Overview: Predicted 3D model of a 350-nucleotide part of an RNA (small-subunit ribosomal RNA, central domain) from an uncultured prokaryote. The coordinates come from a structure-prediction model, not an experiment, and the mean pLDDT is 88. It matches the Rfam family "Bacterial small subunit ribosomal RNA". RNAcentral holds the full RNA, with entries from ENA.
Context: one part of a larger RNA
């Protein structure tokens, strides 16, 4: 190679957009590159097979055949596939009318509720814990009223709720902005799908300039706990966390589930948006479409479970696996300020 697989056994890339390739709906001519038929050259000998022969057999030696599955040219075939024209909408994509939503960005703003500080009242505790104890307080704490400051998050609403490709999103407003969904069926007429490079996005942590710092809180410090206690617990606490701009590029980046399409029982909740029926209405009922769930025919699947949102039944493209260990390491290259990231082995072991 071929043949097998990727939910949990080794294996789906974090997501995206898209280049080159692969792969693609429908009518009809045509054309013959692929495709298929015939015919003709070539495909050296030996070896490979079959029939036979010759060494007592055999290995080996030999004789005919078949056979070289290949390529060339020539004659046709025109169904499929490629090319050319040319036609349709069913696929995508415009438009118009609607609608839901924590989708992104940007500035504004509002409460609570922590801690600080000023001022009152008021007096000996306050904290904290399994118990202490460090710790704070008669230089007036805890607790309360009253005024100020500043930063970080966003109770209830909240919902197996909803929105985005994922990372992720959640107080109100107000601008900018991107997608989907539903109704209409006006244009366009295959303009698709899937993508090796490549470019963009990407939690948290970390890094490098300014900020900014309320709570929290790695390192530290101290108090206990214990044989020991570089911890769990308890009191401080600094980087961070927070904003901007730059970098980094990871993860259990998870449904451990690549993406598109097609077909293949249902029931049940719930979101959105239409439709019929009812009704003052809003439910309720009956249907259509798109989403999130929860059970489950058939099917499948090593069980577990999957099960129209498939892990079913086909098709396309793209990543990936191939015994544990060594090691997702060294090395050598490309990226990074740096931490490190990406690509990626051998020996040797069992």
């Nucleotide at each position: 190679c071929u043949g097998g697989g990727c939910g949990u056994a080794a294996a789906g890339g974090g997501c995206g957009c898209g280049u080159a390739g692969g792969c693609g709906g429908u009518u009809u001519u045509g054309u013959a590159a692929g495709u298929c038929a015939g015919g003709a050259g070539u495909g050296a000998a030996a070896u490979c097979c079959u029939c036979g022969g010759g060494c007592u057999c055999a290995a080996c030696c030999u004789g005919a055949g078949a056979a070289c599955u290949g390529c060339u040219c020539u004659u046709g075939a025109a169904a499929c596939u490629g090319c050319a024209a040319u036609u349709c909408u069913g696929g995508a994509g415009u438009c118009c009318g609607g609608c839901a939503g924590a989708g992104g960005g940007u500035g504004g703003u509002g409460g609570a509720a922590u801690u600080c500080c000023c001022c009152g009242u008021g007096u000996a505790g306050a904290g904290g814990u399994g118990a202490a104890a460090u710790u704070c307080g008669u230089a007036g704490a805890u607790a309360u009223g009253g005024g100020g400051a500043g930063g970080a998050a966003g109770a209830c609403c909240a919902g197996a709720g909803g929105c985005g490709a994922a990372g992720g999103c959640g107080g109100c407003c107000a601008c900018c902005u991107g997608g989907a969904c539903c109704g209409g069926u006006a244009c366009u007429g295959a303009c698709g799908c899937u993508g090796a490079g490549g470019c963009g996005c990407g939690a948290a942590a970390g890094c490098g300039u300014g900020g900014g710092g309320a709570g929290c809180a790695a390192a530290c410090a101290g108090g206990a706990u214990u044989a020991g206690a570089u911890a769990c617990c308890c009191u401080g606490g600094u980087a961070g966390u927070c904003c901007a701009c730059g970098c980094u590029g990871u993860a259990a980046a998870c449904g451990a589930u690549g993406a598109g399409u097609g077909c293949u029982a249902g029931u049940u909740g719930u979101c959105g948006c239409g439709g019929g029926u009812a009704u003052c209405g809003a439910c309720c009922c009956c249907u259509g479409c798109g989403g999130c769930a929860a059970c489950g025919a058939a099917g499948u699947u090593a069980a577990c479970g999957c099960g129209u949102u498939a892990a079913g039944c086909a098709c396309u493209c793209c990543g990936c696996c191939u015994g544990g260990g060594g090691a997702g390491u060294a090395c050598g290259g490309c990226c990074g300020c740096a931490a490190g990231g990406c690509u990626a082995a051998a020996a040797c072991u069992c």